[in-house]
RNA sequence: UCCCCUGUAGCUCAGUGGUAGAGCAACCGGCUGUUAACCGGUAGGUCGUCAGUUCGAGCCUGACCGGGGGAGCCA
Numbered sequence: 001u002c003c004c005c006u007g008u009a010g011c012u013c014a015g016u017g018g019u020a021g022a023g024c025a026a027c028c029g030g031c032u033g034u035u036a037a038c039c040g041g042u043a044g045g046u047c048g049u050c051a052g053u054u055c056g057a058g059c060c061u062g063a064c065c066g067g068g069g070g071a072g073c074c075a
Base pairs, nucleotide, nucleotide: 001071002070003069004068005067006066007065010024011023012022013021018055026042027041028040029039030038048064049063050062051061052060
C1' cells in the first nucleotide's frame, strides 16, 4: 500500500428496506428460616462517524475511524 471480514444494551450476539430484540449481567418482587438456585417483572440503545440513495436505512452506496485476518514490498 491492496483485498476480505467486523463495529447494534455493561458483556456475547440476532435483526437480509417498514415499531430495534434475545441471553447473561444490573435493579424490583415472588418462593425459602436465610443465602444460592428457580419463577415473574422493570430499566437500559441517538445501531462507530459524516454524507448519499429512498416515502422510509441497523440493513443499500461512498469517504473516514477502530478491531481482526490475508496478500504485496523489503533492491

The RNA shown here (transfer RNA) has 75 nucleotides and comes from a Candidatus Peregrinibacteria bacterium. It matches the Rfam family "tRNA". Gene Ontology term of the family: triplet codon-amino acid adaptor activity. Lineage of the source: Bacteria > Bacteria candidate phyla > Candidatus Peregrinibacteriota. The same sequence occurs in records of 2 taxa. RNAcentral holds the sequence, with entries from ENA.